[in-house]
Predicted 3D model of RNase P RNA and transfer RNA as a complex of 459 nucleotides. It holds a member of the Rfam family "Bacterial RNase P class A". Its mean pLDDT, the model's own confidence on a scale to 100, is 75.

């Protein structure tokens, strides 16, 4: 210095000036338990606020309760309120390395798929070859002859070495053996199934030993295995309450009948309602759920490899409605162009850019969008010291 | 704000792990005097990236478009 890999910051900054939308005070005035309100104080978007994919608080559904069914998840140890997130390992795959990715149980539990080629596509099968046999009054060749050979058709068999199709054809290599050939045998080396030793909390590794010789691939195919899962959502839900309809509340008892539990099936539970008494209930419409929170911050102390957790200390920071959080103008400060200086790093000057977005009960996470940059660590080359 | 479905040709619309049917329109011919109708031939697609898998339109995941639905009371 070139070129990769992973991780962070950050999301202009201060000032005027005119706006917007909450809260808190409040002069005046008015039909004074108020209503309006001049001005004053103070506050006013994000890392993703987004998609709404997971979780999880909150609320309602009487319980939130079995069982089958449905769905979701799948190495192992922790973290957390929770998770299909995180953090470390451990196995694979890929890279030359830093490292990145793995929905990462099970197809030697059963069932199904595999299109076209090719014989054969899942437990075997034979198209060319390949090898010995039998026929054949086939040729040819020795031979007086019997007969041998060799070769060509056929026929039934053996073969799984070689072609040869395919994404994928049942362990590789060598030697033994055979008519030919093959784990048929045996030797090694791969892989597999148990069994014993170590090491680890563990998933796994290690190392030794028997086994039969080999077991394809697909669960993001049905499906086993384990675990997890009641629905619905702030339009949830509670309270006061015009017009206009005629409905609605509360008590006892029973267990006939009803009926949000995944647009489920059955069960159990039994608060409620259909019987009766009594005058109130809902909708537009207002109030409230509503923001103090698994909350945020610290070159803070301890635990821990880390996620993270405990302990101090400071802070309080949007709560509306179809919805504000925005405009200009000055200095600075980043980045581009273009001119002038300067040998060069640069400096001055003009001009211009600065991105994705934008809260709607609330937290965690995960995806995807995103200017201009800057920062820390580590691999690999070359080069000098 | 919240739920729920849906993208196949210019339009409608079947399909489902193995070369994507059918209508209508279009466009060439045929018939016709010239058109219509009718007959024959024709061209055009699986929303976009990725993942399992030999193979993906289908099966899983992410985005992107589009549509529908929301109160209270029985």
């Nucleotide at each position: 210095a070139c070129u990769g890999c992973g991780g962070g910051c950050g999301a202009g900054a201060c000032g005027a000036u005119c706006g917007c939308c909450g809260g808190c005070c409040g002069a005046a005035g008015c039909u004074u338990c108020g209503c309006c309100g001049a001005g004053g104080c103070g506050g006013g978007a994000g890392g993703a606020a987004a998609g709404u994919c997971c979780g999880g608080g909150c609320u309602c559904c009487a319980c939130a309760g079995g069982a089958c069914g449905c769905g979701g998840c799948g190495g192992u140890g922790g973290g957390u309120a929770a998770c299909u997130c995180c953090c470390a390992c451990c196995g694979g795959u890929c890279g030359a390395a830093a490292g990145a990715c793995c929905a990462g149980g099970g197809c030697a539990a059963g069932u199904g798929c595999a299109a076209c080629a090719g014989a054969a596509a899942g437990c075997a099968a034979a198209c060319c070859g390949c090898c010995g046999g039998g026929c054949g009054c086939g040729c040819c060749g020795c031979g007086c002859a019997a007969g041998c050979g060799g070769u060509c058709g056929u026929c039934a068999g053996g073969u799984a070495a070689g072609g040869g199709u395919g994404a994928a054809a049942c362990g590789g290599u060598g030697a033994g053996g055979u008519a030919a050939g093959a784990g048929c045998u045996c030797a090694c080396c791969a892989g597999c199934a148990g069994g014993u030793c170590g090491g680890g909390c563990g998933a796994c590794c290690g190392a030794u030993c028997u086994g039969g010789c080999u077991a394809g691939g697909u669960a993001a195919a049905c499906c086993c295995c384990g675990c997890c899962g009641g629905g619905a959502g702030c339009a949830a839900g509670g309270c006061c309450a015009a017009a206009c309809a005629g409905g609605g509340a509360g008590c006892a008892g029973g267990a006939u009948c009803g009926g949000u539990c995944c647009g489920g099936u059955c069960c159990g539970c039994u608060a409620c309602g259909a019987c009766u008494u009594c005058c109130g209930g809902g909708u537009a419409g207002g109030c409230u759920g509503c923001u103090c929170g698994a909350g945020g911050c610290g070159u803070c102390c301890g635990a821990g490899c880390a996620a993270u957790c405990g302990g101090c200390g400071c802070c309080c920071u949007a709560g509306a409605g179809g919805a504000a959080u925005g405009a200009u103008c000055g200095u600075c400060g980043c980045c581009c162009a273009c001119g002038u200086c300067g040998c060069g790093a640069g400096a001055c000057g003009c001009g211009g850019g600065a991105a994705c977005a934008g809260a709607a009960c609330c937290c965690g996470g995960c995806u995807u969008a995103u200017c201009a940059g800057c920062c820390c660590g580590c691999g690999g080359u070359a080069g000098a010291g | 704000g919240g739920u729920g479905g849906a993208g196949u040709a210019g339009u409608c619309a079947a399909g489902u792990g193995g070369u994507u049917a059918g209508g209508c329109a279009g466009c060439g011919g045929u018939c016709u005097g010239c058109a219509a109708a009718a007959c024959c031939g024709u061209u055009u697609a699986c929303g976009c990236c990725g993942g399992u898998u030999c193979a993906a339109u289908u099966c899983c995941g992410g985005c992107c478009u589009c549509c529908a639905c929301c109160u209270c009371c029985a």